This is a predicted structure of a 350-nucleotide part of an RNA (small-subunit ribosomal RNA, central domain) from an uncultured prokaryote.
Its mean pLDDT, the model's own confidence on a scale to 100, is 87.
Context: one part of a larger RNA
């Protein structure tokens, strides 16, 4: 490099944008750049191939032929691809009505619980555990009952449910915004698709500065348990966990399944629209449009499985794999406040 491959056997970038790059709908014209063909030149001899000679054979050699599959240059062909110019609408996209969501931002705002303070009422206990100790309490605790204080998370609805590119997002109001859905006709006229480098977002955990601090709860102490317990249970606990500004760039960031587009047999849920039918509305029934599940034809898989939401048939691009370990390591570069990330080997051994 060419064949191979990427759900679980190595191997899908964490997700979208996105400019080089690579691919591109119908149709008609002009061109002829790729493409096909013809011509002439060139493509040195020797050598390989093939014919025939010449040494008594052969190897050797000598003659001619083919071959040099390749450049140039001119003629021509137009089916396809390109380039030019035109036209179209099936592709993308706008407009317009309709209508669902925990889809995000930032303000306010509620009630249930827990902790805390202060008052009542009350007394020898509480809590914890497999048993039980530390541990609170006669300075009045648990228990109740009223009042206050903060902070965090929002029971039920709630679901195999929904929204979101992905991380993810759920108490209630208002304001501000994004995005897909559905009809119906109009419009633009190929304006797409993918996409290295690059750009943004990107749970938690940690970092910095400044609040905040109920609850939990690394680290720590103590109490148990044990042969020992740097652990598993227990009391208690500090960083974090909230919030606001800015880092960090990672996940078993998973559907372990890259994006787009086309086709291909059903069946039964469920979310959001749309048409018809019935109906006085309802309810039902039927069709269809886009999301979400299950179950299985075909067909695919080493199997297990997937199976119109493909892992199943095909096009286009883009990441990535190439026996274990050494190693996601070490040198080096880059980024970072640090942690560390990201790139990324070799020797060595099976």
């Nucleotide at each position: 490099u060419u064949g191979g491959g990427c759900g679980u056997a190595a191997a899908g970038g964490g997700u979208c944008c996105g400019c080089a790059g690579g691919g591109g709908g119908u149709u008609u014209g002009c061109u002829a750049a790729g493409u096909c063909u013809g011509a002439u030149g060139u493509g040195a001899a020797a050598g390989c191939c093939c014919a025939a000679g010449g040494c008594u054979u052969a190897a050797c050699c000598u003659u001619g032929g083919a071959a040099c599959u390749g450049c140039a240059u001119u003629g021509g062909a137009u089916a396809c691809u390109g380039g030019c110019a035109g036209a179209c609408u099936a592709g993308a996209g706008c407009a317009u009505a309709u209508g669902a969501g925990a889809g995000g931002a930032g303000a306010g705002u509620g009630g249930a619980a827990u902790u805390c303070c202060u008052g009542g009422u009350g007394u020898a206990g509480c809590g914890g555990u497999g048993g039980a100790a530390u541990g609170c309490g006669u300075a009045g605790a648990u228990a109740u009952c009223a009042g206050g204080a903060g902070g965090a998370a929002c029971a039920u609805c709630g679901a195999a449910g929904g929204c979101g590119a992905a991380g993810g997002c759920a108490g209630c109001u208002c304001u501000c915004u994004g995005g897909a859905u559905u009809a119906u006709u109009g419009c633009u006229g190929a304006c797409c698709c993918u996409c290295a480098u690059g750009g943004a977002c990107g749970a938690a955990a940690g970092c910095u500065g400044g609040g905040g601090g109920a609850g939990c709860g690394a680290a720590c102490a103590g109490g148990a348990u044990u042969a020992g317990a740097u652990a598993c249970c227990c009391u208690g606990g500090u960083a974090g966990u909230c919030c606001c500004a800015g880092c960090c760039g990672u996940a078993a960031a998973c559907g372990g399944u890259g994006u787009a587009c086309a086709c291909u047999a059903g069946g039964u849920g469920u979310g959001g629209g749309g048409a018809g039918g019935u109906u006085u509305g309802g309810c039902c029934c039927u069709c269809u449009c886009c999301g979400u599940g299950c179950c299985c034809a075909a067909g695919c898989u080493a199997a297990c499985g997937c199976g119109u939401u493909a892992a199943g048939u095909g096009u286009a691009c883009c990441g990535c794999c190439u026996g274990g370990g050494g190693a996601g390591u070490a040198c080096g570069g880059c980024g970072g406040c640090a942690a560390c990330g990201c790139u990324a080997a070799a020797a060595c051994u099976c």